[in-house]
């Protein structure tokens, strides 16, 4: 240094659910709350999934949108037992 990842140390994030606000919707912000996470840090680049709309009605089209805690890819990063 790379791979790797512990009942290690110090920290970090926060699923479901609840309240409230925003959005036609998927979903998102904030607060509470912890199932989990070594990239659960960042980027919609490819695929998957989801949403409303359109008409040419397609065993899944078109353009638009959501999601990075579904899988890849790119960039960056803390610690150090085996």
């Nucleotide at each position: 240094a790379a791979c790797c990842g512990a009942u290690a140390a110090g920290g970090g994030c926060a699923a479901a659910c609840u309240g409230u606000c925003c959005g036609u919707g998927a979903g998102g912000g904030c607060a509470g709350g912890a199932c989990g996470c070594a990239a659960a840090g960042c980027c919609a680049u490819g695929g998957a999934u989801c949403c409303a709309c359109g008409c040419a009605u397609g065993u899944a089209c078109g353009g638009g949108g959501a999601c990075u805690g579904c899988c890849a890819g790119g960039c960056u990063g803390c610690c150090g037992a085996a």